[in-house]
RNA sequence: GCUCCCGUCGUCUAGAGGCCUAGGACACGGCCCUUUCAAGGCCGCGACACGGGUUCGAAUCCCGUCGGGAGUA
Numbered sequence: 001g002c003u004c005c006c007g008u009c010g011u012c013u014a015g016a017g018g019c020c021u022a023g024g025a026c027a028c029g030g031c032c033c034u035u036u037c038a039a040g041g042c043c044g045c046g047a048c049a050c051g052g053g054u055u056c057g058a059a060u061c062c063c064g065u066c067g068g069g070a071g072u073a
Stems, first nucleotide, its partner, number of pairs: 001072007010026004018056001028044005049065005
């Protein structure tokens, strides 16, 4: 260089065109419980890599850029 795969809360992930003001777990914060801590319960916080396009409608489909990975000489 070429080909292919991937990019979603701090981390791991669900999602396959409308049910999504994007859900869950762990982490973090608050409250309850406890003499205290842990465990447990309740609540909160927080994300679609970026830019275009298609569509009535895009996290989802297409193109490009960026980043990561694999293969190939």
Molecule: transfer RNA
Organism: Planctomycetaceae bacterium SCGC AG-212-D15